[in-house]
Context: one part of a larger RNA
This record gives sequence, structure tokens and C1' cells, in this order.
RNA sequence: CUGGGCUUAAAGGGCACGUAGGCGGCUCACCAAGCGUCCUGUGAAAGCCCUCGGCUUAACCGAGGAAUUGCUGGGCGAACUGGUGGGCUUGAGGUAGGUAGGGGCGCGUGGAACUCUUGGUGGAGCGGUGGAAUGCGUAGAUAUCAAGAGGAACGCCGGUGGCGAAGGCGGCGCGCUGGGCCUAUCCUGACGCUGAGGUGCGAAAGCCAGGGGAGCGAACGGGAUUAGAUACCCCGGUAGUCCUGGCCCUAAACGAUGUCCACUAGGUCGAAGUCUCUCUGACGGGUUUUCGGCCGAAACAAAAGCGUUAAGUGGACCGCCUGGGGAGUACGGUCGCAAGGCUAAAACUC
Repeated sequence: CUGGGCUUAAAGGGCACGUAGGCGGCUCACCAAGCGUCCUGUGAAAGCCCUCGGCUUAACCGAGGAAUUGCUGGGCGAACUGGUGGGCUUGAGGUAGGUAGGGGCGCGUGGAACUCUUGGUGGAGCGGUGGAAUGCGUAGAUAUCAAGAGGAACGCCGGUGGCGAAGGCGGCGCGCUGGGCCUAUCCUGACGCUGAGGUGCGAAAGCCAGGGGAGCGAACGGGAUUAGAUACCCCGGUAGUCCUGGCCCUAAACGAUGUCCACUAGGUCGAAGUCUCUCUGACGGGUUUUCGGCCGAAACAAAAGCGUUAAGUGGACCGCCUGGGGAGUACGGUCGCAAGGCUAAAACUC
């Protein structure tokens, strides 16, 4: 260079948009770069191979041929790839009318609970555990009633359910806004797919500045337990958790399954639409589209399993793997305020 692979054995990039590149629907005409065929020149000699010959044979040597799969130039061909021009509508997009939704951002607002404050009632305990103790309480706690303040999260509905590219998204109302699906087949006419670099997004924790701080709670202090107990249990409690702006860029970022397209039995449940049947119609039946699950034919698979949401049968493009440890480490580079991230070895060893 290949080969074989990537759900669980090593291996799908966290996700998207998109540059270069790779690949690309139906049809007509032309060109002839790729392609095919023929010719031309060249492809040194020696060697290898074939035939013949010379040393008594061989090694060795001589002659001829073939080969040298390449390149140059020219003629012809036009199915395929490519190029140019014309046409098309099924891929893709648009338009119109509908539709579901925790999709995103901002503003406002509600109730339950909790903590705190003030006042009333009350008067000795409360709290906590396996049992206790630390802790709180006669300076009046716990309990209870009323009023007020504050922050965070939204019970039931709630789902095997919905939405989003992923991360993720859940009280209610309003405003702004992205995407999907359905119907019509009205418009454009291949405008497409993938995507090295690149760019953007990216849970939690963490970092910087400013705010906020009810509950919870790393660290820390104390009480227990224990041989010890730097834990599990208990009493406290700072950072943090929340908001605004700026960083970080990781994850069991998982379906451990890249994206897109085509094809290959069905059954059943759920969500959202279309069409249709039943005099009407709630309800129900049928049909069809999209989405989310389960069970399964064939096939595949080491098996578990997967099976129109493929891990089946094919195609296009990208990423990745190549025995275990050393090691996702060192060094270098680059990014970051830092923490650290990304890229990524070797000696040695089994």
C1' cells in the first nucleotide's frame, strides 16, 4: 500500500453547521480528457525466459527471438466516467392551509413546603438514634395561632407519553422565536449526500467579577460506632448549589450502535394528523402518513441478541481499532486565569 474489523471482545468523533475534497437522479445532442483498439517512435548493452550454436560435458561463451506490462505522437470508436449545451420531475427546496409539543429566550405571576423575624397561647422539655450523645430550651424552646420577610424547587396531571442535533427540557400567563408533521401538487428544476481542517453548541463539577443565599451541603468542627474509624449514623457547617456577565470543554456525553439513501414477512400497543364508512353522530370500524415501544419471518451473530427505529441486503462519505501493562502517561506543540484539556510516544516487561 493492503486486509479484517468497530452493541457487549481493541475500535463511532459528545452533537451540529459547513470549507476543501470524495460521491451523485431521468433524458437528448456534441466533445473525446479518462477508457478501448490499431499504428508510430522510444523503452542502451548485459542479465532473466525461449530456440540454435562453440569449448569431450557443465559452469562459461556466441547468435537470434521474446519480454521490457512504461512513455511520446497519430488514426478510429462513443457504451460507461468526465466536459459543454438543451430538456424533465421522482431527489432536494419553496408556497398555501392546517396541527401537536416540558423545543429556545425574555418578562410577569401562583400555591404547597421550608427557614427566619415579630406578636399571642403555653410551661419543660425538644431533637436525634439500633441505642445514645453532641446540639436546642425557664434569657421560655418544641408544639400551636396570626402577621411579615426570603430563597429555591414546581406535588397531583405524568405515561411503557411529548419535544430537541446532542447536552438537555416540566406550576401558570403573556411577548419574541427555532424545528417537525399532515394536506394540496401550485412554483423552482438536481439546487443533492457526506464532510479532513474550521466554526458554533455542549450535563455536572470547577474558575474569574458582581449579586444572592431558604433548604441541602464537599471541606471543616463536634457526638457516636469501632481494635482503629481520617467512613457509613447523628448535631452543626464554609465553598458550592441560584442569578448576571466571562471562562472551562469533560462524562457510563450510552442505543456503549456515525450520517444519508434504497431494498427485504408480519402482529400488537402508544402519540399526532389525513381520508373514509355507519341517515346524523358521541363512540366505533377501515385506510394512509409521521413519530415512540414491544414480539417476531428470512437473514445476520461467538453467543446474548438484532430483526422496515437492523446488528439483514447493498451504495456514498467521514471517524476510529490493530495483544496486556508501561499510558491516555513523558516529551514537544497548542488551548486555558488556574484546575487542566486536545494531540501523543518509547525504553522496559508479560
Description:
Predicted 3D model of a 350-nucleotide part of an RNA (small-subunit ribosomal RNA, central domain) from a metagenome. Rfam family: Bacterial small subunit ribosomal RNA. Its family is annotated with ribosome and structural constituent of ribosome in the Gene Ontology. Its mean pLDDT, the model's own confidence on a scale to 100, is 89. RNAcentral holds the full RNA, with entries from SILVA.